[in-house]
RNA sequence: AGAGUUUGAUCCUGGCUCAGGAUGAACGCUGGCGGUCUGCCUAACACAUGCAAGUCGAACGGGUAGGGGCGUGGAAACCACGCCCCCACUAGUGGCGGACGGGUGAGUAACGCGUGAGAAUCUGCCUUCAGGAUGGGGACAACAGUUGGAAACGACUGCUAAAACCCGAUGUGCCGCAAGGUGAAAAAUUUAUUGCCUGGAGAUGAGCUCGCGUCUGAUUAGCUAGUUGGUAGAGUAAGAGCCUACCAAGGCCACGAUCAGUAGCUGGUCUGAGAGGAUGAGCAGCCACACUGGGACUGAGACACGGCCCAGACUCCUACGGGAGGCAGCAGUGGGGAAUUUUCCGCAAUGGGCGAAAGCCUGACGGAGCAAGACCGCGUGAGGGAGGAAGGCCCUUGGGUUGUAAACCUCUUUUAUUAAGGAAGAAGAACUGACGGUACUUAAUGAAUAAGCAUCGGCUAACUCCGUGCCAGCAGCCGCGGUAAUACGGAGGAUGCAAGCGUUAUCCGGAAUCAUUGGGCGUAAAGAGUCCGUAGGUGGUCAAUCAAGUCUGCUGUCAAAGCCUGGAGCUUAACUCCAUCAAGGCAGUGGAAACUGGUUAACUUGAGUCUAGGAGGGGUAGAGGGAAUUCCCAGUGUAGCGGUGAAAUGCGUAGAGAUUGGGAAGAACACCGGUGGCGAAAGCGCUCUACUGGACUAGAACUGACACUGAGGGACGAAAGCUAGGGGAGCGAAAGGGAUUAGAUACCCCUGUAGUCCUAGCCGUAAACGAUGGAUACUAGGCGUAGCUCGUAUCGACCCGAGCUGUGCCGAAGCUAACGCGUAAGUAUCCCGCCUGGGGAGUACGCACGCAAGUGUGAAACUCAAAGGAAUUGACGGGGGCCCGCACAAGCGGUGGAGUAUGUGGUUUAAUUCGAUGCAACGCGAAGAACCUUACCAAGGCUUGACAUCCGACGAAUCUGAUUGAAAGGUCAGAGUGCCUUCGGGAGCGUCGUGACAGGUGGUGCAUGGCUGUCGUCAGCUCGUGUCGUGAGAUGUUGGGUUAAGUCCCGCAACGAGCGCAACCCUCGUCCUUAGUUGCCAAUAUUAAGUUAGGAACUCUAGGGAGACUGCCGGGGACAACUCGGAGGAAGGUGGGGAUGACGUCAAGUCAGCAUGCCCCUUACGUCUUGGGCUACACACGUACUACAAUGGUCGGGACAACGAGCAGCGAAGCCGCCAGGUGUAGCGAAUCUCAACAAACCCGGCCUCAGUUCAGAUUGAGGGCUGCAACUCGCCCUCAUGAAGGCGGAAUCGCUAGUAAUCGCAGGUCAGCAUACUGCGGUGAAUCCGUUCCCGGGCCUUGUACACACCGCCCGUCACACCAUGGGAGCUGGCCACGCCCGAAGUCGUUACUCCAACCUGCAAAGGAGGAGGACGCCGAAGGCAGGGCUAGUGACUGGGGUGAAGUCGUAACAAGGUA
Repeated sequence: AGAGUUUGAUCCUGGCUCAGGAUGAACGCUGGCGGUCUGCCUAACACAUGCAAGUCGAACGGGUAGGGGCGUGGAAACCACGCCCCCACUAGUGGCGGACGGGUGAGUAACGCGUGAGAAUCUGCCUUCAGGAUGGGGACAACAGUUGGAAACGACUGCUAAAACCCGAUGUGCCGCAAGGUGAAAAAUUUAUUGCCUGGAGAUGAGCUCGCGUCUGAUUAGCUAGUUGGUAGAGUAAGAGCCUACCAAGGCCACGAUCAGUAGCUGGUCUGAGAGGAUGAGCAGCCACACUGGGACUGAGACACGGCCCAGACUCCUACGGGAGGCAGCAGUGGGGAAUUUUCCGCAAUGGGCGAAAGCCUGACGGAGCAAGACCGCGUGAGGGAGGAAGGCCCUUGGGUUGUAAACCUCUUUUAUUAAGGAAGAAGAACUGACGGUACUUAAUGAAUAAGCAUCGGCUAACUCCGUGCCAGCAGCCGCGGUAAUACGGAGGAUGCAAGCGUUAUCCGGAAUCAUUGGGCGUAAAGAGUCCGUAGGUGGUCAAUCAAGUCUGCUGUCAAAGCCUGGAGCUUAACUCCAUCAAGGCAGUGGAAACUGGUUAACUUGAGUCUAGGAGGGGUAGAGGGAAUUCCCAGUGUAGCGGUGAAAUGCGUAGAGAUUGGGAAGAACACCGGUGGCGAAAGCGCUCUACUGGACUAGAACUGACACUGAGGGACGAAAGCUAGGGGAGCGAAAGGGAUUAGAUACCCCUGUAGUCCUAGCCGUAAACGAUGGAUACUAGGCGUAGCUCGUAUCGACCCGAGCUGUGCCGAAGCUAACGCGUAAGUAUCCCGCCUGGGGAGUACGCACGCAAGUGUGAAACUCAAAGGAAUUGACGGGGGCCCGCACAAGCGGUGGAGUAUGUGGUUUAAUUCGAUGCAACGCGAAGAACCUUACCAAGGCUUGACAUCCGACGAAUCUGAUUGAAAGGUCAGAGUGCCUUCGGGAGCGUCGUGACAGGUGGUGCAUGGCUGUCGUCAGCUCGUGUCGUGAGAUGUUGGGUUAAGUCCCGCAACGAGCGCAACCCUCGUCCUUAGUUGCCAAUAUUAAGUUAGGAACUCUAGGGAGACUGCCGGGGACAACUCGGAGGAAGGUGGGGAUGACGUCAAGUCAGCAUGCCCCUUACGUCUUGGGCUACACACGUACUACAAUGGUCGGGACAACGAGCAGCGAAGCCGCCAGGUGUAGCGAAUCUCAACAAACCCGGCCUCAGUUCAGAUUGAGGGCUGCAACUCGCCCUCAUGAAGGCGGAAUCGCUAGUAAUCGCAGGUCAGCAUACUGCGGUGAAUCCGUUCCCGGGCCUUGUACACACCGCCCGUCACACCAUGGGAGCUGGCCACGCCCGAAGUCGUUACUCCAACCUGCAAAGGAGGAGGACGCCGAAGGCAGGGCUAGUGACUGGGGUGAAGUCGUAACAAGGUA
């Protein structure tokens, strides 16, 4: 510090996800040790049991046990009683402490907390100073007796002490202007102290007040009656509406009151570069609470965790009458939960309470135990050791890896175990240690006691095999898995960390993804429709002053701990201890005065006023006008009009439409008219008039910052719509009809209501758009245009130039993701509005407005990993332009109809083997299925096999016969003894045996190689360097011409190059040359015959060459490329044909041609045999053949080829047969012989005369021939006989541009035989091409795109089904809150004087007074009750839309002009 993920690729926007750190954690697997910490985050749920606050006898009277002494009784006693003393204990009275310490975080949004100030207070114990302590009195517990009760606990009578209680005196003090009033004390003993009272001061602690800070929601906007203030009282330690009475009507709030939700706050902690964000366990400070609610008492301090009273809930005891209790103290239990420990030891240390002290108490605390919960440290050995052992795994079988790892050798002993020694922590002379026989030290034993977890597709370090087969599963995101998974599961190996490792949860980070640091708003989310204006924010020039902001010095404070830095101590570290800086916050104080701000005085440039002008569809109202349309009336006139792609509905013989004249009505204002004008925007267009707003230009007289923006607020605001009243020509939602269509609730047509118009009012929204808020300033230019002014010029208007104001186009710099902007979207300042992934959704609920329609405001659950912007390359378009092709057109001949052949589908079958399926499958694989082929079926056989290699044994090999069988095969008999040899044996062949293996036309062409088809013989496809662009990419390759061609030329930020094109190759066409047999024959001779001699001229053959290159001429063109015409030439513009097929596309075809991975079969999916099938047949399709006839058929006669083939072959002549053929042997491995012939069409002649025929030949019968073991299923041919359909073919569709189509025959391959097929060959030999509008295919450029599996694309909505969350809903059930009324406990306060009362006063007494207690009454008052209300949650028949889901239904709305933009 970044990375993955939207796309075919790119840049951007933007979300999601990951890598880091952390935790009071939990879970899974695993687990050696030590140190230091931490440990109910959930039910502030309920709690058994024990302990957690007591202490003081030096405050007091008793009591009890012990000891001592004295006295009395008694004869005496160690007996009894009484008194005194000592010592110990302590129930009660009394004092101090139980307000600390410890726990928890429910409540609390608050002066609760933090920070900094303040004044009207109190403060036990402690310190210090000053003073004092005198005289009296009466009780009550304990105790004794009686008595109630189950108990808890009482009641009555009597006795008693005090530092308990009361009174008097004194008295600094306090109150009061003063007079005066008021007001204390306690003693104890060991005689030295402690305690007591009053006052002052201090310290500590506590109470109170204020400034500032302290979460979310405005879908909470108004709240408040003791409320705000005053006066007088009450009350408090103290200020105060704190409380009461009266008076006044205030107080808080948009700088967020009130309400609702959530929450203890802080030092700190985690994270972060920081700013921040999150958090508030442990430790520390403050607060609050103690079963829930209320209340006071005592006290220095409480409204009191282990105190009291009352009410409530719950639990327990009970004799049913009544009582007891409060673990959010330490342990512990149940429960809840993913989850959190021992009912331990000790007061030895530190601290606390009491005490004079000893001491007692102390679950505070110190320790131990449990837990890998966290952090830190250590170990599980170290060195050597290669035949790189064995085993495992992989393997191309060579090897690699595990791996120096192990074994083995040498060494060490941290740790472990055992044994021995053994602390510090203790202050305070001695004594005193829970921890603990612990830490630590020493010795011995022995490598001994000690390694796992996760991951290995990318991010992200680490790869192979097997299993599985969209299953099982994985997954943080992208995504893996459908038979070769580095992604699932296992294994081997590797990587990472390590006594841990992973996962989950949460927080920060990355995230500049709420942006102060540090973002944006033309098109990605985002500028309010426009203006006015309040608060607020911001603000021109100059001067003085103040010092609020600002800057600066000093002071106080921000507890400790923590963090940082430096040091120190535990062996180190964690941990602990010591010391310390700077910055910053708040407060105070001194200074500075530039800037901001306040005040004062001025200025004119911002702003405004004024004067003079001209421009304008600016607004409102009134008046007027003509063209057009429709309607009405009348005339003329006759059959149609109208409308459309074509029609129809409609109108018209009752006279339309057309035309002429007259009249009526309403609405809108042609031309001018213009990226021209005006207005804030919406918007404004005939003419005139009235009223009226704004801007501009020129001038510079006036004011003197008066300005800009603008939350709330107000005004205006297209169209549609609403209310009321008018109006209504045309147009025209709805509606009706006609068409179109599969349908057509649409597009088109005919009608047509509301509306459109006017008046008054409402609505308040638009793609209200420049998708661009307003203001000000600055930053190159060029060219237009509108308004005014000035200059020049002129008599004047033009022309030309300049200034200001508007409105446009192109462009510098700059900006931008790019497009683009450049009147800013540049550079800056100020103010406002708005945005934060897509969907859900501008929806729901709530509120406001509205007559309604609806508008404004405006969520969540849930769901996805994208949604989106700009640009790029393709592809596509019922987009455009250019061009080509037998693509159309122009022609010729076919197919589709018939019969047959053949292939396919389908059907059938035991099997009808398999493959090929639009073009690019279908006379295709198959260049030839009777058996074989053959892969299929049935039946019969074999199992190391029909075939290959290896091993062992035997036998020569081999041949013959018999028998059985459909054959394969089985059984039996016989003949035969080979070749080489080093004599061991070997080679070859056969048989048998064993196991490795053979074998498979079994699967997968979507695992493959190779080959092939197709686009397409179309002209394209790319690269290097350079340049442009952030980039994908572009350029080149586009453009102007031209070509068959990316062929060539020119131009050009391109310059070159490659694969293609062309050429080079073969063949045909002309000539020359060489050669002259088997070919040829002009001249000579010869023959029946080029037959022979001869010739080498010609033809021909087959070698070599020449020739054609737009080379020449002319026109056009740009002086080019090229093109048109011509000459010459056998051939002319690639001369004809062939071979040759770029990058790629179609997961195109082929595992059955071959090869091949993997899977499958192994007495069978292998192999052998016989027979059958591939030849079936209602039917459908493709491709052919033959025809339908006279351009013909038939008979007779007569001509002319070329390519080829041949030895298991072609086979002559001759003879036989009507023929197919037979016989026969010459010749020929072929320019010689044969196939082979007269090739056929063609020519000549005869007949047929338009008919199902002398056409056509299917089908069938009979008889023959050939091949072959074999012609039944199932071959071909011949002869005779038979003589079907068919009379030129519907929709549709195919081929062909010249030696072509058409037509005619011939040959070859396959092959025993079988050709209408296929591949070649020659013969005869046309017609047409105006042209490129249209159909199909293709190329180039351009345009749009929401497509990229690329239009066979994408994609929308209803309906149906399943699931999910949510709104409404008659209601139902809870919770919370405040208010009203009723009842009213405890208790304070007040009142009353009913009852009672020891102290003090009066009094002889009785009694009275002062004072007190109880009761009663009153106010307030918790819980409870009643009633209405608000907020919130759950649930609810039914219902609404939404989301998700594999292939459902209906249409096709959008994306291309998406077929109606």
Predicted 3D model of a 1461-nucleotide RNA (small-subunit ribosomal RNA) from a metagenome. The sequence is in RNAcentral, with records from SILVA. The coordinates come from a structure-prediction model, not an experiment, and the mean pLDDT is 84.